Predicted 3D model of a 75-nucleotide RNA (transfer RNA) from Haloquadratum walsbyi DSM 16790. It is recorded under the gene name tRNA-Val-GAC-1-1. Rfam family: tRNA. Rfam describes the family as follows. Transfer RNA (tRNA) molecules are approximately 80 nucleotides in length. It is annotated as a transfer RNA. Model confidence (mean pLDDT): 81 of 100. The organism belongs to Haloquadratum walsbyi, within Archaea.

Order: sequence, then C1' cells, then structure tokens
RNA sequence: GGGUUGGUGGUCUAGUCUGGUUAUGACACCUCCUUGACAUGGAGGAGGUCGGCAGUUCAAAUCUGCCCCAACCCA
Repeated sequence: GGGUUGGUGGUCUAGUCUGGUUAUGACACCUCCUUGACAUGGAGGAGGUCGGCAGUUCAAAUCUGCCCCAACCCA
C1' cells in the first nucleotide's frame, strides 16, 4: 500500500443480509421487598440517540462514499 471482518448504555452483546411503531438481552449500578445482618431471590428504575462526516430516501443503527480505530490476511 491492497483486501476481509468488526466499532451499538459502564462491560459484553442481539438487531444490519430484506430500511419502517418506543434500539434487545445479560452482567454491573441505584431504590424497594425479603433477612437479626450479609448473600441469594423478587419488584422497579437510571443509563444509548448505534465510531465520525456527508449522500440516497417520506423514513437510515441498517443502503452508498470518504475518514478514524481494532483484529486478521496478502505484498
């Protein structure tokens, strides 16, 4: 330098292929119940605007282009 895959709450992750109602789940965090207390368990809550910028579209996490980052492959 070229190619492939990926980037989504604090962490990991589903959703992208086939655009469409409020972006999914687990763990962690906060509150309450349960306990003498802790743990476990139960109920509830907060936390994202999907790596960045532009484009296409009535509508973009999803499609297109460029850029950034990571892993792998080729040279």